[in-house]
Context: one part of a larger RNA
RNA sequence: CGCAGGAGACUUGAGGGAUUCACUCCCUAGUACGAGAGGACCGGGAGUGACGCACCUCUGGUGUGCCGGUUGUGCCGUCAGGCGCAGCGCCGGGUAGCUAUGUGCGGAAAGGAUAAGCGCUGAAAGCAUCUAAGCGCCAAGCCUCUCCCUAGAUUAGGUCUCCCCAUCAGGGUCGUGGAAGACUACCACGUUGAUAGGUCGCAGGUGUAAGCGCGGUAACGCGUUGAGCCGAGCGAUACUAAGUACCCGAUUGG
Numbered sequence: 001c002g003c004a005g006g007a008g009a010c011u012u013g014a015g016g017g018a019u020u021c022a023c024u025c026c027c028u029a030g031u032a033c034g035a036g037a038g039g040a041c042c043g044g045g046a047g048u049g050a051c052g053c054a055c056c057u058c059u060g061g062u063g064u065g066c067c068g069g070u071u072g073u074g075c076c077g078u079c080a081g082g083c084g085c086a087g088c089g090c091c092g093g094g095u096a097g098c099u100a101u102g103u104g105c106g107g108a109a110a111g112g113a114u115a116a117g118c119g120c121u122g123a124a125a126g127c128a129u130c131u132a133a134g135c136g137c138c139a140a141g142c143c144u145c146u147c148c149c150u151a152g153a154u155u156a157g158g159u160c161u162c163c164c165c166a167u168c169a170g171g172g173u174c175g176u177g178g179a180a181g182a183c184u185a186c187c188a189c190g191u192u193g194a195u196a197g198g199u200c201g202c203a204g205g206u207g208u209a210a211g212c213g214c215g216g217u218a219a220c221g222c223g224u225u226g227a228g229c230c231g232a233g234c235g236a237u238a239c240u241a242a243g244u245a246c247c248c249g250a251u252u253g254g
Base pairs, nucleotide, nucleotide: 001152005163006162007161008160009159010158011157015149016148017147018146021049022048023047024046025045026044027043033038051106052105053104054103055102059100060099061098062097066093067092068091069090070089071086072085073084074083075082076081110144111143112142117137118136119135120134170248171247172246173245174190175189176188177187178186195241196240197239198237199236200235201234202233204230205229206228211224212223213222214221215220
C1' cells in the first nucleotide's frame, strides 16, 4: 500500500514446513520345528541409543552489578575501619537469567489407494489360467491422520460485536516498562494506576559485620550473633516517575 466505510475480537485452511530411526531384554516358550545342536513366526510387556522440541525442579556450568578470605601498594592525618590500582589483583562460594553433560516430552496407533508379490471367481481357448469383465490381501514407500506456519490464498475467505456525517468506535504520538527486541515490531501499564524505581516483608546467597565487653604480651579467640551485608527472584505498598495535551480516523458502503 492492497484486501472499496472505519474498528475490536475470534476463526476456516488453499498451500507450505516438521516428524518418519535403530537396537536390547523379558513373557508367550525352551513351545512349534529339529536326531541333536539349536531354536522361532504371531502376540504382549519393559527398557536403551542417536535425533528433535521444550524447560531450569533436580545435578552441574556461567554469573567482571552479591557475600567472604587474602597479598602488595597509594590514599582517607594516625589506630581501627575502609576505598582505589594490580587480568574481577588473586582465591572460596553464589541469586536471577542464559544454559547441558541435567529434566520432561516425541516417533505411536489408525484409515484410504497402491508396488512387487499372494489369491477368489472366470472366459477367450468345453481343459487350464490372479485378468480379459468382476472381487480380495499386501510395504519403512504414496494420500490422510499428528505437530507448526499460513487469507499478499490479489480467488486477499468466514463469524460475532461496536461506530459515526465531522468526530464516534478505535488507533497513534508521548511517557513507565517487559521472559519482547539490533532498529522497528510485539506485549503490559499510564492516577478509575502496581508499569518501572524506591521502601517494607519473604525467598535466596554469603557465612557469625562494625562497635563494645571478656581472655591473651601478642597473633588471635570467645560473647553480643546464623550476625551483618545482600543484583536481576516472589509479594505488598502510590513515596517518585507515567502532566495536561496533540494527531489520525469521511470515496460510490449502510

RNAcentral holds the full RNA, with entries from ENA.
This is a predicted structure of a 254-nucleotide part of an RNA (large-subunit ribosomal RNA, domain VI) from Candidatus Methylacidithermus pantelleriae.
Its Rfam family is "Bacterial large subunit ribosomal RNA".